[in-house]
Glycine riboswitch aptamer from uncultured Piscinibacter sp., 100 nucleotides, folded computationally. The RNAcentral record of the sequence draws on MGnify. Taxonomically the source falls in Piscinibacter (Bacteria, Pseudomonadati, Pseudomonadota, Sphaerotilaceae). Of the family's consensus pairs, 90% are formed in the model.
RNA sequence: CUCGCUGGAGAGAGGCCCACCCCGAGUGGGCCCACCGAAGGGGCAAGCGGUCGACCGUCAUCCGGAGGCCGCCAAUCUCUCAGGUAAAGCGGACAGAGAG
Numbered sequence: 001c002u003c004g005c006u007g008g009a010g011a012g013a014g015g016c017c018c019a020c021c022c023c024g025a026g027u028g029g030g031c032c033c034a035c036c037g038a039a040g041g042g043g044c045a046a047g048c049g050g051u052c053g054a055c056c057g058u059c060a061u062c063c064g065g066a067g068g069c070c071g072c073c074a075a076u077c078u079c080u081c082a083g084g085u086a087a088a089g090c091g092g093a094c095a096g097a098g099a100g
Stems, first nucleotide, its partner, number of pairs: 001100003005096003012033001014032007034085003040081001041079003047072006055065003
């Protein structure tokens, strides 16, 4: 990393409209408002690397330090694009034991 097994949270059965239908607390879709973070995606620190000069060691080179700028970069933090918001089902970060 992959594969199954087990556990696995949050938040409107919201409003309007359309289609289908077994005509139901039905299913799917569009728009609007509210909300959630644990698929996926974006952002941030320290650190590391690069670079700059009328800074410091220093008069000067090398080198080092402080500073500016740029790049790389984590999460259960943060954003809410995507996704989700009765139960069940599906999905589900992550965790446990196992196989390859």